[in-house]
About this RNA
The prediction has a mean pLDDT of 83. Guanidine-I riboswitch aptamer from an Actinomycetes bacterium, 125 nucleotides, folded computationally. Its Rfam family is "Guanidine-I riboswitch aptamer". Rfam's curators write: This family represents a conserved RNA structure found upstream of the ykkC and yxkD genes in Bacillus subtilis and related genes in other bacteria. It was read from a public genome assembly, where an Rfam model found it. NCBI's taxonomy places the organism under Bacteria, Bacillati, Actinomycetota, Actinomycetes.
RNA sequence: CCUAACUGCUCCUAGGGUUCCGCAGUCCCGCCACAACCGCCCACGGGCGCGGCGGUGAGGUCUGGACCGAGAGGGGCACAUGCGGCUACGGCCGUGUGACACGGAGGGAUAAAAGCCCGGGAGGC
Numbered sequence: 001c002c003u004a005a006c007u008g009c010u011c012c013u014a015g016g017g018u019u020c021c022g023c024a025g026u027c028c029c030g031c032c033a034c035a036a037c038c039g040c041c042c043a044c045g046g047g048c049g050c051g052g053c054g055g056u057g058a059g060g061u062c063u064g065g066a067c068c069g070a071g072a073g074g075g076g077c078a079c080a081u082g083c084g085g086c087u088a089c090g091g092c093c094g095u096g097u098g099a100c101a102c103g104g105a106g107g108g109a110u111a112a113a114a115g116c117c118c119g120g121g122a123g124g125c
Base pairs, nucleotide, nucleotide: 007078008077009076010075011074012073015068016067020065021064022062023059026058027057028055029054030053031052032051038049039048040047041046079098080097081096082095083094084093085092086091100120102123106118107117108116
C1' cells in the first nucleotide's frame, strides 16, 4: 500500500413511535351532590375545590391492545461444510462447525419513530 467473504427466511425480545382500537392514570368538558372533615373566597345568603357519574376532547412525558423492530440480541428452519454410518449411488441419517464484531453525522421509508433501511457504509482499532 492492497485486501474477498463472513448466507437467507421466520418467530420473538431490547428498543421505537402514534395511523387504528382502547381510556387505568393525568388534564379538560358536561352532569350530580355539596351531609360531615379539610382548604380557599364571601356581600354571611352562600360559592369553589375535595367527592360521584359520564365523554375520547386533549394527551404517547397515556397503563395497554395492535403496529415497526436488530450485522454487531435470543430461538427455530433452510443452506453450506467436516467427520461417522447407511445406500437402490439419486441421496438419507446422526453429530459438529458457520468465528469475531467499536461506530458517527447525514439521508430514506412508513401515520410516525427507532438498535429499521442506506450500513459489517464513512471513520476508528